[in-house]
RNA sequence: CAGAGUAGGAAUCUGCGCGUAAAGUGCCGGGCGGACGGGGAGUUGCCGACCGGACGAAAAGCUUGAAGGCUUGCGGUGCAGGCUCCGCAUCCCGCUG
Repeated sequence: CAGAGUAGGAAUCUGCGCGUAAAGUGCCGGGCGGACGGGGAGUUGCCGACCGGACGAAAAGCUUGAAGGCUUGCGGUGCAGGCUCCGCAUCCCGCUG
């Protein structure tokens, strides 16, 4: 001098679910908790559940005596896995060449 590697995030694919009787997602506010390359420190950044607030939707078909069931959709929907990309806020040390 150059480089690798984390948590996490994004796109996409697959599988299994949830909602469509509106939860979830997203937005605003609040305090709380957690994590943040191998080691140490660590934010105004990241994540989580909780409380409060505003906004807000796509259903259709088949079947059943009925309850209900099935299929195709829809939802900035949940989880798991594959793949690609981004990525230690920052500081010190370390690792590889």